A computed fold for a 464-nucleotide part of an RNA from an uncultured bacterium, annotated as small-subunit ribosomal RNA, 5' domain. The full RNA is in RNAcentral, with records from ENA, Greengenes and SILVA. The coordinates come from a structure-prediction model, not an experiment, and the mean pLDDT is 83.

Context: one part of a larger RNA
RNA sequence: CGCUGGCGGCAGGCCUAACACAUGCAAGUCGAGCGCGUAGCAAUACGAGCGGCAGACGGGUGAGUAACACGUGGGAACCUUCCUUUUAGUACGGAAUAGCCCAGGGAAACCUGGAUUAAUACCGUAUACGCCCUAUGGGGGAAAGAUUUAUCGCUAAAAGAUGGGCCCGCGUUGGAUUAGCUAGUUGGUGGGGUAAUGGCCUACCAAGGCUACGAUCUAUAGCUGAUCUGAGAGGAUGAUCAGCCACACUGGAACUGAGACACGGUCCAGACUCCUACGGGAGGCAGCAGUGGGGAAUAUUGGACAAUGGGCGCAAGCCUGAUCCAGCCAUGCCGCGUGAGUGACGAAGGCCUUCGGGUUGUAAAGCUCUUUAGCAGGGGAAAAUCAUGAUGGUACCCUGAAAAUAAGCACCGGCUAACUUCGUGCCAGCAGCCGCGGUAAUACGAAGGGUGCUAGCGUUGUUC
Numbered sequence: 001c002g003c004u005g006g007c008g009g010c011a012g013g014c015c016u017a018a019c020a021c022a023u024g025c026a027a028g029u030c031g032a033g034c035g036c037g038u039a040g041c042a043a044u045a046c047g048a049g050c051g052g053c054a055g056a057c058g059g060g061u062g063a064g065u066a067a068c069a070c071g072u073g074g075g076a077a078c079c080u081u082c083c084u085u086u087u088a089g090u091a092c093g094g095a096a097u098a099g100c101c102c103a104g105g106g107a108a109a110c111c112u113g114g115a116u117u118a119a120u121a122c123c124g125u126a127u128a129c130g131c132c133c134u135a136u137g138g139g140g141g142a143a144a145g146a147u148u149u150a151u152c153g154c155u156a157a158a159a160g161a162u163g164g165g166c167c168c169g170c171g172u173u174g175g176a177u178u179a180g181c182u183a184g185u186u187g188g189u190g191g192g193g194u195a196a197u198g199g200c201c202u203a204c205c206a207a208g209g210c211u212a213c214g215a216u217c218u219a220u221a222g223c224u225g226a227u228c229u230g231a232g233a234g235g236a237u238g239a240u241c242a243g244c245c246a247c248a249c250u251g252g253a254a255c256u257g258a259g260a261c262a263c264g265g266u267c268c269a270g271a272c273u274c275c276u277a278c279g280g281g282a283g284g285c286a287g288c289a290g291u292g293g294g295g296a297a298u299a300u301u302g303g304a305c306a307a308u309g310g311g312c313g314c315a316a317g318c319c320u321g322a323u324c325c326a327g328c329c330a331u332g333c334c335g336c337g338u339g340a341g342u343g344a345c346g347a348a349g350g351c352c353u354u355c356g357g358g359u360u361g362u363a364a365a366g367c368u369c370u371u372u373a374g375c376a377g378g379g380g381a382a383a384a385u386c387a388u389g390a391u392g393g394u395a396c397c398c399u400g401a402a403a404a405u406a407a408g409c410a411c412c413g414g415c416u417a418a419c420u421u422c423g424u425g426c427c428a429g430c431a432g433c434c435g436c437g438g439u440a441a442u443a444c445g446a447a448g449g450g451u452g453c454u455a456g457c458g459u460u461g462u463u464c
């Protein structure tokens, strides 16, 4: 893709344009850090803001990358919020600022000025001798409170755990119709930088370093556990699931932070789209759905936080397109059904015939039963350990009626299981290979019969 199609369980579902995206949602939370405003008698609720933690996880994709990227085995010069253990401390002060108000600018996005206010925001002092620097003289460096009054915090230090950064050995596609490549290049010294080693960077000095055991260049490609195949050795692949890596419109950069050079943060440049009052602004689905496009081809703009897990919070709780579920699709695997028993007058009909009969065929009819699935009605589970169930009134159980609602597809010359008749007449056609067809075609078309598989069966493509 063609024909056909009853049910269920489990799984899977853009392999192409890392093409462009309308709309909604996907990361918030804390009033037990803080002052305001609104409502209220109050308790309190709501709102924006300052502040804390989390937005570095989870989710997606495979463009780039032939590399310490990955796999495996080692190593030393490191960091680590939250968590655990231990020790010590938590003292005294200060100046601002957002919000609110007033004024102003702008179409908007937003911006500017003035006045005023709080803090677990910011700053100073004291103390620390366990920390750091320096080399023994010393110097530097901390904190924050809240309240229900016994808890939650905060600071410093030591240790652990977890997570991460770095280095090395070995392994990891094709091309020699790519043979030479390299100047921060290779090494040293001083300095800088980093959490940390190091040409990582810089100044100077030396002239090294890699390469036929394939450097360099080029093409292709995320890697692995694994998956498919095979008796194995191998060969092919890297969907789903799990680990690692890389990327987030394209290119570049840093800020914050324990951690990013950050998918739903910031800045700059570019392409594209949108708004504009033409001065200027806004955006980034390779998150979940969904749209257009491309394509042989791949689903719903669904439900719930009930469970598991994550963030915040003392908690109640809030958030969570992670997740759990449901919807669609014979896409795959597995299970079940489309009836069971009996039934010869071997009925009728069809087909063949040597015209006797044979075959379809116990097949049908008839008789006796059963009711899975489905339908109707009733009750109603586990997942939850006190409460809480989206799934779902689903699964499941019981009762009732009726064989009732449920079979197709390919093939039948040999390979290869399965044969006759008619039509056609090198025509029409078949065909994986050999080859069939020119008047008796088991090979074309149809019928009857048969063989194979079966809710699938064939075809095409791909791998072994």
Stems, first nucleotide, its partner, number of pairs: 001458003006336006012329002014294001019292003023289003028053003033050002036047004060247003070171006078164002083160008091125004101114005131140003145152003173219003180210003185207008222244004226237004249270005272283004300326001302325003308322001309320004339369004349360004373405001375400004383391001408453005413434003419448005429436002